The part of an RNA shown here (small-subunit ribosomal RNA, 5' domain) has 494 nucleotides and comes from an uncultured bacterium.

[in-house]
Context: one part of a larger RNA
RNA sequence: AAUGAACGUUGGCGGCGUGGAUUAGGCAUGCAAGUCGAACGGGCCGCAAGGCCAGUGGCGCAAGGGUGAGUAAGGCGACGGUAACCAACCCCGCGGGUGGGCAUAGCCGAGGGAAACUUCGGGUAAUUCCCAGCGAUACGACGGCCCGGCAUCGGGCGGUCGUCAAAGAUUUAUCGCCGUGGGACGGGCCGUUGUGGUAUUAGCUUGUUGGCGGGGUGACGGCCCACCAAGGCUGCGAUGCCUACCGGGCGUGCGAGCGUGGCCCGGCACACUGGGACUGAGACACUGCCCAGACUCCUACGGGAGGCUGCAGUCGAGAAUCUUCGGCAAUGGGCGCAAGCCUGACCGAGCGACGCCGCGUGGAGGAUGAAGGCCUUCGGGUUGUAAACUCCUGUCGAGGGGGAGGAAGGCGUAAGCUUGACCGAUCCCUGGAGGAAGCACGGGCUAAGUUCGUGCCAGCAGCCGCGGUAAGACGAACCGUGCGAACGUUAUUC
Numbered sequence: 001a002a003u004g005a006a007c008g009u010u011g012g013c014g015g016c017g018u019g020g021a022u023u024a025g026g027c028a029u030g031c032a033a034g035u036c037g038a039a040c041g042g043g044c045c046g047c048a049a050g051g052c053c054a055g056u057g058g059c060g061c062a063a064g065g066g067u068g069a070g071u072a073a074g075g076c077g078a079c080g081g082u083a084a085c086c087a088a089c090c091c092c093g094c095g096g097g098u099g100g101g102c103a104u105a106g107c108c109g110a111g112g113g114a115a116a117c118u119u120c121g122g123g124u125a126a127u128u129c130c131c132a133g134c135g136a137u138a139c140g141a142c143g144g145c146c147c148g149g150c151a152u153c154g155g156g157c158g159g160u161c162g163u164c165a166a167a168g169a170u171u172u173a174u175c176g177c178c179g180u181g182g183g184a185c186g187g188g189c190c191g192u193u194g195u196g197g198u199a200u201u202a203g204c205u206u207g208u209u210g211g212c213g214g215g216g217u218g219a220c221g222g223c224c225c226a227c228c229a230a231g232g233c234u235g236c237g238a239u240g241c242c243u244a245c246c247g248g249g250c251g252u253g254c255g256a257g258c259g260u261g262g263c264c265c266g267g268c269a270c271a272c273u274g275g276g277a278c279u280g281a282g283a284c285a286c287u288g289c290c291c292a293g294a295c296u297c298c299u300a301c302g303g304g305a306g307g308c309u310g311c312a313g314u315c316g317a318g319a320a321u322c323u324u325c326g327g328c329a330a331u332g333g334g335c336g337c338a339a340g341c342c343u344g345a346c347c348g349a350g351c352g353a354c355g356c357c358g359c360g361u362g363g364a365g366g367a368u369g370a371a372g373g374c375c376u377u378c379g380g381g382u383u384g385u386a387a388a389c390u391c392c393u394g395u396c397g398a399g400g401g402g403g404a405g406g407a408a409g410g411c412g413u414a415a416g417c418u419u420g421a422c423c424g425a426u427c428c429c430u431g432g433a434g435g436a437a438g439c440a441c442g443g444g445c446u447a448a449g450u451u452c453g454u455g456c457c458a459g460c461a462g463c464c465g466c467g468g469u470a471a472g473a474c475g476a477a478c479c480g481u482g483c484g485a486a487c488g489u490u491a492u493u494c
Base pairs, nucleotide, nucleotide: 001493002492003491005490006489007488008487009486012359013358014357015356016355017354018352019351025315026314027313029312030311031310034059035058036057039056040055042053043052044051045050066270067269068268075195076194077193078192079191080190081189082188085187086186090183091182092181093180094179095178096177098132099131100130101129107122108121109120110119111118112117138163139162140161141160142159144157145156146155147154148153168175169174170173196242197241198240203233204232205231208230209229210228211227213225214224215223245267246266247265248264249260250259251258252257272293273292274291275290276289295306296305297304298303323349325348326347327346331345332343333342334341335340362392363391364390365389372383373382374381375380396435398430399429400428401427405423406422409418410417411416438483439482440481441480442479443464444463445462449478450477451476452475453474459466460465
């Protein structure tokens, strides 16, 4: 000098930040992901217009939010590669959308179950599913020509053959649908290099190292498999053990360095514990599914339900860390033609002197100096212009008024109408010094000393050291010094 601090004493106001570091311990309750009727059929309300409800279908739910358990390298950082790759939504270009069919929820009927839920029969729609047709610059095969590279190969222009697509809606203009090329955004994989401690860990390895062939993947690859060879790593530290998310940064320091990774941003990993796949452009998926386990709950004992490391909140453990708040007004996200709906993201408010910063607790005058306190050589000194008293001011706080701005948008042909949870400036009024000062220290280091009490006791202490009868070092008083809404102590880093 610093801190996500804690503790003690004290505590007026505001702004901006910040706040579960320990048990990645357990969780009551509410909310945190929906939306579209301009994809579809139905049930219900209504005279209608229109709406409500569950279901099918579409998009989203892989984002946003949380945490740092694991991970010393399948991570992260830096620089590259992909002639080994993907890509929904968005943008630009080109081309295309013909005809038909089978189902199935909802619904109706009949059941089972305490519940969760579920079975059977009938029948129905679509932008659901399937088939056929057309069909390319796309994909595949075989030729030709021209470029390029990095072994395999890549790119461009012709030719022949084979294969593959589509969906409508509202209403007159849009939104969609299919194929393909490019872009943007986002990823996958690979290489080089950097990235803790320990040798009181010296050897490690059998899919191990490489090859041929295959499987698998969007894609290379022992990623997986069969066969073949016997390799591969290691003192420039393999292997083991311990510790630890990484970076931008942050703290400190003239710097080199050392320490650190909380808040914010980027990456990674995790989601009760372990395993697994499904769907999908994308997951092996926090608030999806299945299996196993531990735990908790419901039960009619047959069987079921659950996962706060989301926002609040609760118990526990702890020196220790907040409200079961308001709003979608703004910014952003999802869906929707839109209106809009959803959004504990976010914006705000609340609590905590936890941090930084700002302001205030009054100003001027006022005695050869009140009282009281303390000291005294008893003369006096000091507290001290301090108070009282006089004259003022009006910040902050209190009460009231006012409303710029944060509002961009949306609706409407237009005129115009309309949107603020919360904050709230400059400004105005009332009132009146009123409501607002402490903490640590005073032997030296180190700014600031006297008296009394105590008597190696009681105690102090960061180091040196004080205390055994006059203690500037203990306790108190007075006085002083330092900082000041704080001041000290402890812990940790430089």